[in-house]
Context: one part of a larger RNA
RNA sequence: GGCAGGGAGUGUAUGUCCACGGUGACCCGAGAGGGGCAGGGAAACCGAUAUGUCCGCAGCACUUUAUAGUGCGAGGGACAUGGUACAAAAUGCCAUUAAUCGUGGGCAUACGACCUGAAACCAGGCGAUCUAACCCGAGGCAGGACGAAGCCCUACAUCAGUAGGGUGGAGGUCCGAUAGAGAUGCUGGGCUCAGUCCGCUCUCGUGACCUCGGGAUAGGGGUGAAAAGCCAAUCGAGCCUGGUGAUAGCAGGUUCCUCCCGAAAUAGCCCUCAGGCUAGCCCGGCCGGAGAUAGAUCAUGGGGUAGAGCACUGAUUGGGUAGGUAGGGGGCGAGAGCCCUCACUAUCCUGUCAAACUCCGAACCCAUGGUCGUCGUAGAAGGCCGGAGAAGGGGCCGGGGGGUAAGCUCCUGGUCCGAAACCCAAACAAGGGUGCUUGUGGUUAAGGCCCCCAAAUGCCGACUAAGUGUAAAUAAGGGCGUCUUAGGUCUAAGACAGUGAGGAGGUUAGCUUAGAAGCAGCUAUCCUCUAAGGAGUGCGUAACAGCUCACUCACCGAGACCUAAGGCCCCGAAAAUGGACGGGACUAAGUCGGCUGCCGAUACCACAAUGCUCUCCCAAAGAGGAGAGAUCAUGUAGGGAGGUGCCUUGCGGGAGCAGAAGUCUCUCCUUGAGGAGGGGUGGAUCCCGCAGGGAUAAGAAUCCUGCC
Numbered sequence: 001g002g003c004a005g006g007g008a009g010u011g012u013a014u015g016u017c018c019a020c021g022g023u024g025a026c027c028c029g030a031g032a033g034g035g036g037c038a039g040g041g042a043a044a045c046c047g048a049u050a051u052g053u054c055c056g057c058a059g060c061a062c063u064u065u066a067u068a069g070u071g072c073g074a075g076g077g078a079c080a081u082g083g084u085a086c087a088a089a090a091u092g093c094c095a096u097u098a099a100u101c102g103u104g105g106g107c108a109u110a111c112g113a114c115c116u117g118a119a120a121c122c123a124g125g126c127g128a129u130c131u132a133a134c135c136c137g138a139g140g141c142a143g144g145a146c147g148a149a150g151c152c153c154u155a156c157a158u159c160a161g162u163a164g165g166g167u168g169g170a171g172g173u174c175c176g177a178u179a180g181a182g183a184u185g186c187u188g189g190g191c192u193c194a195g196u197c198c199g200c201u202c203u204c205g206u207g208a209c210c211u212c213g214g215g216a217u218a219g220g221g222g223u224g225a226a227a228a229g230c231c232a233a234u235c236g237a238g239c240c241u242g243g244u245g246a247u248a249g250c251a252g253g254u255u256c257c258u259c260c261c262g263a264a265a266u267a268g269c270c271c272u273c274a275g276g277c278u279a280g281c282c283c284g285g286c287c288g289g290a291g292a293u294a295g296a297u298c299a300u301g302g303g304g305u306a307g308a309g310c311a312c313u314g315a316u317u318g319g320g321u322a323g324g325u326a327g328g329g330g331g332c333g334a335g336a337g338c339c340c341u342c343a344c345u346a347u348c349c350u351g352u353c354a355a356a357c358u359c360c361g362a363a364c365c366c367a368u369g370g371u372c373g374u375c376g377u378a379g380a381a382g383g384c385c386g387g388a389g390a391a392g393g394g395g396c397c398g399g400g401g402g403g404u405a406a407g408c409u410c411c412u413g414g415u416c417c418g419a420a421a422c423c424c425a426a427a428c429a430a431g432g433g434u435g436c437u438u439g440u441g442g443u444u445a446a447g448g449c450c451c452c453c454a455a456a457u458g459c460c461g462a463c464u465a466a467g468u469g470u471a472a473a474u475a476a477g478g479g480c481g482u483c484u485u486a487g488g489u490c491u492a493a494g495a496c497a498g499u500g501a502g503g504a505g506g507u508u509a510g511c512u513u514a515g516a517a518g519c520a521g522c523u524a525u526c527c528u529c530u531a532a533g534g535a536g537u538g539c540g541u542a543a544c545a546g547c548u549c550a551c552u553c554a555c556c557g558a559g560a561c562c563u564a565a566g567g568c569c570c571c572g573a574a575a576a577u578g579g580a581c582g583g584g585a586c587u588a589a590g591u592c593g594g595c596u597g598c599c600g601a602u603a604c605c606a607c608a609a610u611g612c613u614c615u616c617c618c619a620a621a622g623a624g625g626a627g628a629g630a631u632c633a634u635g636u637a638g639g640g641a642g643g644u645g646c647c648u649u650g651c652g653g654g655a656g657c658a659g660a661a662g663u664c665u666c667u668c669c670u671u672g673a674g675g676a677g678g679g680g681u682g683g684a685u686c687c688c689g690c691a692g693g694g695a696u697a698a699g700a701a702u703c704c705u706g707c708c
Stems, first nucleotide, its partner, number of pairs: 001708006011111013026035003039046002049080001052079004059072005081095005114253004121243006132217001134215007141207001143175003146171001150167007180204003185200002188198002219235001221231003256643006266279005281389001282387006291375003295372009307360001308358002313354003318349006327342006393417010422433003437609007447599003450584003456596001458595006469586002477571003481568010498555005504528003509523003534549001538547002610633002612629006644697001646694010662681008
């Protein structure tokens, strides 16, 4: 890992609700007693309609052509009245009676309480054959080196002593693959010989040394040259058994089918934020008995947003007028003072801004009412009871707060995913189309129609040359790329470009300057000859010179130039492995505009069928028959309804050695769980109906056991 078998909402008690059954102002119990028949009040205590009035559903009766009307009207509603609390009033609660016992089921609470899972806590025992330190008794340490004290000799000196030579053999001394003990580095090898080993390297090796045998210290205790180390591969409190099914707001798992409905990820509170309680949202049942309302429109109210505006509050551009006093600056004056100017104030014109500004002011929203639409006596609105889940949400569109921003964050209205299949978007929870009962045929939606790939190599007109593009993503700013539109100027009296020629004289204008001659700078910028030529456009010189331009003529012969706007295109253009039109590929199969067809979904249409809901008939328990559904058929958590299979008890009925169960295989039936039959094998039990009882359904739990 595979297969088989096992494997999880149970029992008791109490409470509550529902269904059914018994009796009923009583019910249960042998009884005692329990529940009910009265409530209010903190309490003392006091103590209610056995029906007064009205409305009115079902129903009944009458009238009647009638689906219309009238009367009565259980249940229902309202008023009145009454009980009680308070001194009283107001007000609250209560009163016109239905309970109780049993069985089954839903839920809650207490218990292990659906199953599995801690780390821990406590008690009683078992451990020092490992290891820690200690006690008793034993054993062990090749070889070599250094050479302490002491002693002897010699020399010197002598009170001591110093030096040399020898002897001697000290030492938690040295070297060391003696034995033995240890464990530094390779962070070598290593699913291994090994749950600590192997290799090389390394440390100690006469000592606080190593080793053997025996003994004693025990779990909040020991022992510890101290690392919270060690105490039998276990140590920040050993191991075993018990308390024990500890507890777990956490994690995993939780077993057959079909039908109907179908959520929430919000608010308040909580030592609350991984959880609860209540409300909201879902499901089921009952009561109720006529209106309800998401949409449209009208009317009447309410609102101060978007926008806009500057009338207020503030901010804010330039200017005019008046003041300008106590202030700043300047001038005149001996001073008094005067004058100019600024700040500032007021006012006028002009140009702007505001969530906490508004003289204004939509769309839109809310409330009430009318009409339409839709829903509703086939029972809506509203209410009561029982059962939940959920209480981590997310994307997009619109409006906002925060943030440089974010696949960011926090609100808010809507919508979708969550819990939604199908088609499109290459792929793609929430983007586009559209809400899947089953089948057959057709038509469309979004999106597409060269091939992959269903359908146009479709038609008309234009643009693009960049493979731009074929994307549902790219800026400010640029472009004598190209196309279009509008306005203007010049032009056969010859434009624009090109070529040829001229481009002069007074004069080197004056000033300045070393110089200044068109061309450093300042001032002025005239006159003449002319077809035309500036007291000079640029280069240049020290200054001149030189080149050139403006301007003019000639040649040429038809459009030229300027401005503004738009379309496509180009630049701007940078990301980490090589690389993204989905690919092939395309000059249209790109882009813009127009047109006609076609393809394309579980959408829509048609025809059938099923389920469900409702109505009617029959029936009164279900079943059955007829009909309606354009306005029923997705679905997670979850609620409700009905079924299937397994084991077993009772009663009834059957099958079986002429072959039961089981098992293998084939065929048929059912929406499905499942059921029926044939054949082989097998060799003795099994099936059906009704009524009961369950240790009742397996794919998952790092599930348990077995086999392979």